[in-house]
RNA sequence: AGGGGACAACGGGCAGUCGCUUGUUUGUGAUAACAAACGAGAGGAAAGUCCGAACUCCACGGAACGACACGCUUCCUAACGGGAAGGCGGUGAAGCGACCUAGUCGCAAAGCCGACGGAAAGUGCAACAGAGAGCAGACCGCCUGCUGACACUGUCAGCAGGUAAGGGUGAAACGAUGGGGGUAAGAUCCCAUCGACGUACCGGGUGACCGGGCGUCCGGCAAACCCCGUGUGGAGCAAGAUCGAGCAGGUGGUGGCACAUCUUCGGAUGUGAACUUUUGUUCCGAAGUUCCGACUUGUCGGCCCCCAUCGGGUAGAUCGCUAGAGGUCGGCGGUGACGUCGAUCCCAGAGAAAUGACUGCCUCCCCGCGAUGCGGGAAGACAGAAUUCGGCUUACAGGAGUCCCCUCGUG
RNA sequence: CGGGGCGUGGCUCAGCCCGGUAGAGCACCUCGUUCGGGACGAGGGGGUCGGAGGUUCAAAUCCUCUCGCCCCGA
Numbered sequence: 001a002g003g004g005g006a007c008a009a010c011g012g013g014c015a016g017u018c019g020c021u022u023g024u025u026u027g028u029g030a031u032a033a034c035a036a037a038c039g040a041g042a043g044g045a046a047a048g049u050c051c052g053a054a055c056u057c058c059a060c061g062g063a064a065c066g067a068c069a070c071g072c073u074u075c076c077u078a079a080c081g082g083g084a085a086g087g088c089g090g091u092g093a094a095g096c097g098a099c100c101u102a103g104u105c106g107c108a109a110a111g112c113c114g115a116c117g118g119a120a121a122g123u124g125c126a127a128c129a130g131a132g133a134g135c136a137g138a139c140c141g142c143c144u145g146c147u148g149a150c151a152c153u154g155u156c157a158g159c160a161g162g163u164a165a166g167g168g169u170g171a172a173a174c175g176a177u178g179g180g181g182g183u184a185a186g187a188u189c190c191c192a193u194c195g196a197c198g199u200a201c202c203g204g205g206u207g208a209c210c211g212g213g214c215g216u217c218c219g220g221c222a223a224a225c226c227c228c229g230u231g232u233g234g235a236g237c238a239a240g241a242u243c244g245a246g247c248a249g250g251u252g253g254u255g256g257c258a259c260a261u262c263u264u265c266g267g268a269u270g271u272g273a274a275c276u277u278u279u280g281u282u283c284c285g286a287a288g289u290u291c292c293g294a295c296u297u298g299u300c301g302g303c304c305c306c307c308a309u310c311g312g313g314u315a316g317a318u319c320g321c322u323a324g325a326g327g328u329c330g331g332c333g334g335u336g337a338c339g340u341c342g343a344u345c346c347c348a349g350a351g352a353a354a355u356g357a358c359u360g361c362c363u364c365c366c367c368g369c370g371a372u373g374c375g376g377g378a379a380g381a382c383a384g385a386a387u388u389c390g391g392c393u394u395a396c397a398g399g400a401g402u403c404c405c406c407u408c409g410u411g
Numbered sequence: 412c413g414g415g416g417c418g419u420g421g422c423u424c425a426g427c428c429c430g431g432u433a434g435a436g437c438a439c440c441u442c443g444u445u446c447g448g449g450a451c452g453a454g455g456g457g458g459u460c461g462g463a464g465g466u467u468c469a470a471a472u473c474c475u476c477u478c479g480c481c482c483c484g485a
Stems, first nucleotide, its partner, number of pairs: 001407007010398001012362007020041009043382001047393002050391005055236004067232005072086005087116001088114004095107005117227002122225002124221002139167002141163010175194006195217005201212004240319004249310005257272006273290005291302005326345008365377005412484007421437004431468001439455005461477005
């Protein structure tokens, strides 16, 4: 310099004006409310609501089955399906090596991905192609025999049989390559290397596993059913607690015209009072009303209004609510996740929901030009708390930083 | 806060559970029929299944994430 990657952090700054939510103090006031001063006021994901917890309420004798979730190892953590370190597998370069050199094959860095228990428990699936797709298969080929033809120790055709070494199909065809022995061709057998699987052996590792020895030689799919192991009671801050209008209900109480006259005892009349109608308001006037039923006639029952009281509890209010598995800095332990110790800080709590708008300067970015500058535009992405934490996942303008690997060049 | 469903030619749907060539009706195009149109008959085109990734030899179908829409409960 070129190329390939990883990680952590940021997400404009300052000043002013006008507003919003909230805390404290002071003042006015009535514990409402108002005013002033001082202070605080969205994120790295507040998002999706995918996991795990805290907290709260409900349920709860035991066992089995089912359902659901998880699944390499060790560790971290309050817990987790999260994280760290590792094992194994895959992937990964214009990198390296080999060769039959426009390419093929092998190795393989940093790193990335893995839902990574079990396919020798059982059931099942594998389209098309292909002879054959599950303890397989004679299409071509190879070999033997017989027959025939041509030919002369062979070739071709047919028939019968042997054969999985070779070709061809496919994603996948019962280990691969080389050598020796063996055969009609083969199979089988022996040796070496590679691969896979198993292992009650040896060594290393806490372990997954690795290396060696020994043995064997057919696989894939469980993000198909399933088997094995582990775990799981339900609901969620609209959880829940305290207080509590109004309406409805229970219980108790009070009142449901007053006075006068007449009376055939059913009521009638007069005066007054209260209410309603007429009105913008007030007064007068006018009209109307002043509960119902039963009978034993002064009692009972009902209904309505009023008062008191009771329980549950709606609207609503308060709490839950933000000091917490908290943040920042430093020391120590650990490869690391993380743990521990010390110092220091208080950092939104609204309730249909505040966190906003504007102005100036600087910086960043974009565009143009006469280009170490000038002019213009201008904060621009994803997005907005709602009980609280720990994670995961997803979205994101823009610039800046640290580290790792490979190759080349220069000193 | 909790739960469920849907997305497949232009439209309405099937196929998904149990993976193996993407289908139906209407619509569209061409031809025939008719004096012409409709209807009818024959033929044809058009979708890689909302998007991305994974499992698998193979994915519309199975799994994960994501986008949009709809419904239910407290």
Predicted 3D model of RNase P RNA and transfer RNA as a complex of 485 nucleotides. It holds a member of the Rfam family "Bacterial RNase P class A". About the family: Ribonuclease P (RNase P) is a ubiquitous endoribonuclease, found in archaea, bacteria and eukarya as well as chloroplasts and mitochondria. The family's RNA type in Rfam is ribozyme.